The prediction has a mean pLDDT of 76. This is a predicted structure of a 78-nucleotide RNA (c-di-GMP-I riboswitch aptamer).

[in-house]
RNA sequence: AAGGAACAAAGGCAAACCUGGGGCGACUCAGCGACGCAAAGCUAUAGGGACUGCGGAGGCAGUCAGCCAGUUACCGGU
Numbered sequence: 001a002a003g004g005a006a007c008a009a010a011g012g013c014a015a016a017c018c019u020g021g022g023g024c025g026a027c028u029c030a031g032c033g034a035c036g037c038a039a040a041g042c043u044a045u046a047g048g049g050a051c052u053g054c055g056g057a058g059g060c061a062g063u064c065a066g067c068c069a070g071u072u073a074c075c076g077g078u
Stems, first nucleotide, its partner, number of pairs: 012037002018031005035066001041071003047068002049064006
């Protein structure tokens, strides 16, 4: 330097359920809690996809990064 993501160390995130708040809804915020995650960090005006509301339809307005993708990064056996 490259590759890979471990049975290592350090540090991190937090599904479902439940409680409370917001939203017509997808969903979201806080608490609780760990199913899992090597990017479960960030990006929804770079793209695909899924979902919701409205509409006769074209479509319009939204949600999801824990679906793919893009992008940045810690440790470090070999």